[in-house]
RNA sequence: CAGGUCGGUUGGGCGAUCGCGGUCACGCCUAGGCGUGAUCGAGGAAAGUCCGCACUCCAUAGAGCACGACGUCGGAUAGCAUCCGGGGCGGGGAACCUCCGUGAGGAGCUAACCUGCCGGAUAGGGCCACAGAAACAAACAGCCAACUCACUCCGCAAGGAGUGAAGGUGAUGGUGAAAAGGUGAUGUAAAAGACCACCGGCAUUCGCAGUAAUGUGAAUGGCCAGGUAACCCCCGCCGGGAGCAAGACCAAGUAGGGACGAAGCCAUCUGCGGAUGGCGGGAGACUGCUCGUCUUCACAAGUCCUGGGUAGGUCGCACGAGCGGCACGGUGACGCGCCGCCUAGAGAGAUGAUCGCACAGUGGCGCAUCGCGCCAUGGACAGAAUGCGGCUUAUAAACUGAUCUGAGGU
Numbered sequence: 001c002a003g004g005u006c007g008g009u010u011g012g013g014c015g016a017u018c019g020c021g022g023u024c025a026c027g028c029c030u031a032g033g034c035g036u037g038a039u040c041g042a043g044g045a046a047a048g049u050c051c052g053c054a055c056u057c058c059a060u061a062g063a064g065c066a067c068g069a070c071g072u073c074g075g076a077u078a079g080c081a082u083c084c085g086g087g088g089c090g091g092g093g094a095a096c097c098u099c100c101g102u103g104a105g106g107a108g109c110u111a112a113c114c115u116g117c118c119g120g121a122u123a124g125g126g127c128c129a130c131a132g133a134a135a136c137a138a139a140c141a142g143c144c145a146a147c148u149c150a151c152u153c154c155g156c157a158a159g160g161a162g163u164g165a166a167g168g169u170g171a172u173g174g175u176g177a178a179a180a181g182g183u184g185a186u187g188u189a190a191a192a193g194a195c196c197a198c199c200g201g202c203a204u205u206c207g208c209a210g211u212a213a214u215g216u217g218a219a220u221g222g223c224c225a226g227g228u229a230a231c232c233c234c235c236g237c238c239g240g241g242a243g244c245a246a247g248a249c250c251a252a253g254u255a256g257g258g259a260c261g262a263a264g265c266c267a268u269c270u271g272c273g274g275a276u277g278g279c280g281g282g283a284g285a286c287u288g289c290u291c292g293u294c295u296u297c298a299c300a301a302g303u304c305c306u307g308g309g310u311a312g313g314u315c316g317c318a319c320g321a322g323c324g325g326c327a328c329g330g331u332g333a334c335g336c337g338c339c340g341c342c343u344a345g346a347g348a349g350a351u352g353a354u355c356g357c358a359c360a361g362u363g364g365c366g367c368a369u370c371g372c373g374c375c376a377u378g379g380a381c382a383g384a385a386u387g388c389g390g391c392u393u394a395u396a397a398a399c400u401g402a403u404c405u406g407a408g409g410u
């Protein structure tokens, strides 16, 4: 210099004017409003609500079943399906280089790096499109005729030959993503890990390295019967349920309960609970008052107290697994120490608009190529509602760090 890869930070700035919400102070009217002033006022994702917690209430002797998530090893953490560092198997990955090509170009190999999966398929069940006889222990074609049975022929006989039935076979062909490790020799009627040699895989044991997963070396074992567990299932491990509309406190009115509150008496009937009538009493109407009449009540009106609790109010609710800086330990996630800071919280919900200046970006024109000037345009995704840690998704632009490959120079 050219190119590749992976992170981190910010995510619009300054000023003016008008406006919105919370808190505090003062003032005014008035008992909750208004005005003035001060101060504070969204995010890296506040989003999706997919995981894990805090917190709250309910349930709960212990254990188990069911259901659900998770599953390589070690670590981090309050905890996690998260994060960090390893391991195994696989996929991708620029230039140089190699190969193909007249060439444009293509293919291969690969660095940094990115990325998928990782309990069990011999506990059992299910499924495996199309094709194929068959998708797990299978006979379509092919090969065989040793053994068994039947028949025929030859033979004096022993026996031989043939056909058929029942059968053997995974060598060969065909189908398929996949058909039962590969090659060769032995073997056999024909075959086959059936046996043997070598190669490949798997498992076990031992040595060495490692905390471990695992790696590596040796020995042993024919162990070699597919895939799928994001289908059921089995094993291990974890999980009680609901969620801030959780929940706690105060509590108007209405209804409920209680106390106080007047005066009851007589007669008749009675099934002995009470009913009816009269007199008297309370309240109201006809009237301003008295009498009178009518209605109504005596389980009243009125006053007071009160359990639960509605509207409403207060809390929960922001000093916290907090944020920033520095130092130390650790490869790292992270931990720990010191110093500094206080940073929205409401009610269905405020956080905005305009103008100016400078700055990125984009487009055009001019001068003239290291760029400069002018004009226009123009700054994403998005919006707290109990809080926190993750994951996922959306995101214009700017700044910055690390690392790898190739070429040239010193």
Stems, first nucleotide, its partner, number of pairs: 001406010013357006020041010043381001047392002050390005055243004067239002070236002072086005087118006097108004119234002124232002126228003140173002142169003148165007181199004186194001200224002202221008247315004256306005264279006281297006322341005328335002359379001361377007